[in-house]
Context: one part of a larger RNA
Molecule: small-subunit ribosomal RNA, 5' domain
Organism: uncultured organism
RNA sequence: GAAUGAACGCUGGCGGCGUGCUUAACACAUGCAAGUCGAACGAGAAAUCUUAGCUCGCUAGAGAAAGUAAAGUGGCGCACGGGUGAGUAACGCGUGGGUAAUCUGCCUCCGAAUCGGGGAUAACAUUGCGAAAGCGAUGCUAAUACCGGAUAAAAUCUGGUUGGCUUCGGUGAACCGGAUCAAAGGUGGUCUCUUUAUAAAAGCUACCGUUUGGAGAUGAGCUCGCGUACCAUUAGCUAGUUGGUGAGGUAAAGGCUCACCAAGGCGACGAUGGUUAGCUGGUCUGAGAGGAUGAUCAGCCACACCGGAACUGGAACACGGUCCGGACUCCUACGGGAGGCAGCAGUGAGGAAUUUUGCGCAAUGGGGGAAACCCUGACGCAGCAACGCCGCGUGAGUGAUGAAGGCUUUCGGGUCGUAAAGCUCUGUCAGGUGGGAAGAACCCACCAAGUGUUAAGACCACUUGGUGCUGACGGUACCACCGAAGGAAGCACCGGCUAACUCCGUGCCAGCAGCCGCGGUAAUACGGGGGGUGCGAGCGUUAUUC
Numbered sequence: 001g002a003a004u005g006a007a008c009g010c011u012g013g014c015g016g017c018g019u020g021c022u023u024a025a026c027a028c029a030u031g032c033a034a035g036u037c038g039a040a041c042g043a044g045a046a047a048u049c050u051u052a053g054c055u056c057g058c059u060a061g062a063g064a065a066a067g068u069a070a071a072g073u074g075g076c077g078c079a080c081g082g083g084u085g086a087g088u089a090a091c092g093c094g095u096g097g098g099u100a101a102u103c104u105g106c107c108u109c110c111g112a113a114u115c116g117g118g119g120a121u122a123a124c125a126u127u128g129c130g131a132a133a134g135c136g137a138u139g140c141u142a143a144u145a146c147c148g149g150a151u152a153a154a155a156u157c158u159g160g161u162u163g164g165c166u167u168c169g170g171u172g173a174a175c176c177g178g179a180u181c182a183a184a185g186g187u188g189g190u191c192u193c194u195u196u197a198u199a200a201a202a203g204c205u206a207c208c209g210u211u212u213g214g215a216g217a218u219g220a221g222c223u224c225g226c227g228u229a230c231c232a233u234u235a236g237c238u239a240g241u242u243g244g245u246g247a248g249g250u251a252a253a254g255g256c257u258c259a260c261c262a263a264g265g266c267g268a269c270g271a272u273g274g275u276u277a278g279c280u281g282g283u284c285u286g287a288g289a290g291g292a293u294g295a296u297c298a299g300c301c302a303c304a305c306c307g308g309a310a311c312u313g314g315a316a317c318a319c320g321g322u323c324c325g326g327a328c329u330c331c332u333a334c335g336g337g338a339g340g341c342a343g344c345a346g347u348g349a350g351g352a353a354u355u356u357u358g359c360g361c362a363a364u365g366g367g368g369g370a371a372a373c374c375c376u377g378a379c380g381c382a383g384c385a386a387c388g389c390c391g392c393g394u395g396a397g398u399g400a401u402g403a404a405g406g407c408u409u410u411c412g413g414g415u416c417g418u419a420a421a422g423c424u425c426u427g428u429c430a431g432g433u434g435g436g437a438a439g440a441a442c443c444c445a446c447c448a449a450g451u452g453u454u455a456a457g458a459c460c461a462c463u464u465g466g467u468g469c470u471g472a473c474g475g476u477a478c479c480a481c482c483g484a485a486g487g488a489a490g491c492a493c494c495g496g497c498u499a500a501c502u503c504c505g506u507g508c509c510a511g512c513a514g515c516c517g518c519g520g521u522a523a524u525a526c527g528g529g530g531g532g533u534g535c536g537a538g539c540g541u542u543a544u545u546c
Stems, first nucleotide, its partner, number of pairs: 001546004006542005013392006019385002021350001026348003030345003035076003040073002048064004052059003083303003092228008102220002107216008115149001117147002124139006155180008164171002185208006194201003229275003236266003241263008278300004282293004305326005328339004356382001358381003364378001365376004395425004405416004429487001431482005439473001444468009490535005495516003501530005511518002
């Protein structure tokens, strides 16, 4: 000199864009942060209103509310998004390969199929136990829930034949044979054919689903080369250890696990042990080489009160799931139960120190749904904080009897100083009044046209065009007008380094100080005044890095 997620002192006008628990991975009151689908399924209220009756304020029936709410079965999601950095010196991360050793829900494209049955169970009703959390018993019922059966190949496994490539381990191709494995329906439209016969059912048709196979996309698993902190005042470490055979297990290679066999494997090119630490893109500094660092943003990893385990699932050994053990907190009828903010706000504690228990799903994105729509503390915004960067302002011109006043003086003067006042202007920001956005595209509804399907101009699906609908921020940004110099400057320093000097007070005292040093009666170094220098809504100090 530059820099910071900074803090402290003094001071403080406005705006834009960012940033904001670095400490206790300490404990948490309260609210919210993951739901959705009635076009998978069975069932299904009440308040209230209308009506009827009559003993006139009650009763019961019907209708609406409403096939709504709440609950239940089932599907998809809850493995994403969000937080934190405790652990980890490691294939954890970075980079480049391999997978002929693998998987991949939803999505896209292509092919085939979607036949025919069964038994339950929740909800519900009756009932039992319990303070509660909750747990049973009996009876009834549905499904795209569950379970058999049929069929099934280009799928999987396997036997045989043929020829290809080969790192000789394997690999993929053609043909013949054997074995194994599927499925579920829903919604809309329609009557040409069949049946009942105004119309519906079967049927047909469109869309969405379901099963199976192939390909892709995306995501993931495993593995290898190289790189990745300090200590040798850590020199030896290792029995599933190293390898083999066989088996088990996994989506998958493998001591991953097990039985048997062999005695190996690592190490001064630093094993083992210890300390510290999430890694990277990047960030800061520097001419660079390098050094330091890893907040915000992005990628990867790990964790979710502490430790362990599996279940479900395409994927978890799962932050707001389950089970077990532990610590802590809470409820209890003492028998037993409930909980997990390192999600967003917020509280206590710790600390030099770090914000609102805000608004909205309008946009972007995500989950569910055919859709309308619902959910979304992701996100978009607003609030607080000079915490940082950037921009703007606190007026401009003129004005010498160099006013008054302060300070100083050699008493002549000098200086603050064109500074002020005065005169002439301007109108940024703040204030007031009026107008007032972009961010909105979709989706959906209606109209028109076209394509596909169809017997069809119907329905449905898709495409194009037009109209309508949707804004938290926000009456915000911005614009115009009004009035008025009016509301807006401080902080540090002045001995040398280092830009900037005098007077008074003090008298080795009080004090200053980054280093040298200053102060003991004329202190440019302490304290105050005047003057000056530097930076400026900031200026200094402290801490840390280069």